A computed fold for a 100-nucleotide RNA from Ochrovirga pacifica, annotated as SAM riboswitch aptamer (S box leader).
It matches the Rfam family "SAM riboswitch aptamer (S box leader)". From the family's description: The SAM riboswitch is found upstream of a number of genes which code for proteins involved in methionine or cysteine biosynthesis in Gram-positive bacteria.
The sequence is in RNAcentral, with records from MGnify.
The prediction has a mean pLDDT of 84.
Lineage of the source: Bacteria > Pseudomonadati > Flavobacteriales > Flavobacteriaceae > Ochrovirga.
[in-house]
Order: sequence, then structure tokens, then C1' cells
RNA sequence: UUAUCAAGAAAGGUAGAGGGAUUGGACCCGUUGAAACCUUAGCAACCCUUUGCCAGUCAAAGAAGGUGCUACAUUCUACCAACAACUGUUGGAUAGAUAA
Repeated sequence: UUAUCAAGAAAGGUAGAGGGAUUGGACCCGUUGAAACCUUAGCAACCCUUUGCCAGUCAAAGAAGGUGCUACAUUCUACCAACAACUGUUGGAUAGAUAA
């Protein structure tokens, strides 16, 4: 810089009090065991592999390898706009995550 982010997929071991990125608020998870690390398994299909022809911002299939991920929408919200009418809906921005 570009693309994606309401889908999907967990068991065991070590460990021992925090965790859901950060700040405020809300809501949750956690001694019936959090973070972290390790093992195994799985999900997905970004890179990748194969095939096709209309040759690319393409389609279909695949999963050996490089990443990523496996509570909750990126947990929700904060800023702006529209609508609706006193806290809501939708869209966008910011921030963040992942890949190339």
C1' cells in the first nucleotide's frame, strides 16, 4: 500500500490469577483453572498446487508447504452522517488484527 474481518474450527500437559489489543463505560470469561508455553487435532483458503478458457479484480477443485485462527460480530460502545424520536437502527470514519 492492497484485500478481508456477523461464517468456520479444541482436547491434553506444564503453570497458577488473571483475561476479552489500548483508554473510559458496558457486558462477559476465569480456582469446575485466566494469561503464557508445549503436544496433538481441527478450521479456513491469504500465499500456494492443479485444471479450464472468455486470459483476469475469472471459474472450479485441492490442502503437501508458509502464515493465521479454533468463547462472545474486531464482545459492544466512544467520532461523523442519515433516519427514527430519547435511546435506538443503518452507513461511514478512526483504531486494531491477519495476509500478500